[in-house]
Molecule: transfer RNA
Organism: Candidatus Nomurabacteria bacterium RIFCSPHIGHO2_02_FULL_42_24
RNA sequence: GCCGGAGUAGCUCAGUGGUAGAGCGUCCGCCUGAAGAGCGGUAGGUCGCCAGUCCGAUUCUGGCCUCCGGCA
Numbered sequence: 001g002c003c004g005g006a007g008u009a010g011c012u013c014a015g016u017g018g019u020a021g022a023g024c025g026u027c028c029g030c031c032u033g034a035a036g037a038g039c040g041g042u043a044g045g046u047c048g049c050c051a052g053u054c055c056g057a058u059u060c061u062g063g064c065c066u067c068c069g070g071c072a
Base pairs, nucleotide, nucleotide: 001071002070003069004068005067006066007065010024011023012022013021018055027041028040029039030038048064049063050062051061052060
C1' cells in the first nucleotide's frame, strides 16, 4: 500500500429503515446474626466521527478514525 472483519450500557454481545435490548456488573429492597447465593426492582446509551439517500438512519451509501486478521 491492497483486501476482509469489527466499533451499540462499566464489561461481553444481540438487534432491526419507524422512540435500542439481554447476560454479567453497579445501586436499592426481600431473605440472613452478618455476608454470599437466590428473588424482585432501579439507574446507566448524542449506537466511533462527518456527510449523503429517505417522511424517517443504530440499520442503506460515501469518506475519515481506531482495533483485529490476511496479502505484498